[in-house]
RNA sequence: GCCCGAGUGGCGUAAUCCGGCAGCCGCGAUGGACUCAAAAUCCAUUGCCCGAAAGGGCGUGCGGGUUCGAAUCCCGCCUCGGGCA
Numbered sequence: 001g002c003c004c005g006a007g008u009g010g011c012g013u014a015a016u017c018c019g020g021c022a023g024c025c026g027c028g029a030u031g032g033a034c035u036c037a038a039a040a041u042c043c044a045u046u047g048c049c050c051g052a053a054a055g056g057g058c059g060u061g062c063g064g065g066u067u068c069g070a071a072u073c074c075c076g077c078c079u080c081g082g083g084c085a
């Protein structure tokens, strides 16, 4: 230099095939129940910003594009892994 694969919450991971509410599931964390206390178990919450609330905006490595609509398709780049030279 060329080719292939991957990048999504605090962490792991699903949704990609066939574009349609972003965050399913698990772990962790926080609060609560139970307990003399704890473990285990159960319940709730758990991206950021604005707002008194209702609600709104942003968010899938970064920047563009296509589209009514993009994590998903296209282009460029970055990082990691593998292969060829």
Stems, first nucleotide, its partner, number of pairs: 001084007010027003020068001028046006047058004061077005

Record summary:
The RNA shown here (transfer RNA) has 85 nucleotides and comes from an Actinomycetota bacterium. Lineage of the source: Bacteria > Bacillati > Actinomycetota. Its mean pLDDT, the model's own confidence on a scale to 100, is 82. It matches the Rfam family "tRNA". Its family is annotated with triplet codon-amino acid adaptor activity in the Gene Ontology.